Overview: Predicted 3D model of a 61-nucleotide RNA (Fluoride riboswitch aptamer (crcB RNA motif)) from an uncultured Anaerolineae bacterium. The sequence was found by an Rfam model in a public genome assembly. The model forms 100% of the base pairs in the Rfam consensus. The coordinates come from a structure-prediction model, not an experiment, and the mean pLDDT is 82.
RNA sequence: AUUAAUAUAGGCGAUGAAGCUCGCCAAAACCGUCCCCAGGACUAAUAGCUUCUACUGGAAU
Numbered sequence: 001a002u003u004a005a006u007a008u009a010g011g012c013g014a015u016g017a018a019g020c021u022c023g024c025c026a027a028a029a030c031c032g033u034c035c036c037c038a039g040g041a042c043u044a045a046u047a048g049c050u051u052c053u054a055c056u057g058g059a060a061u
Stems, first nucleotide, its partner, number of pairs: 010025004016052006032042004
């Protein structure tokens, strides 16, 4: 370098979906913050970027 066979193409990154990038995990990675912690309050649809959907605020028609 070529041929053949076998195996592999996974999961995860606080609320949805897709693509790209990054990182983590092998039964783990992961499962937000605060308080008076029974319970109550608050932010966020991203790990990051872009798009869509939902939600919130403002403006215009």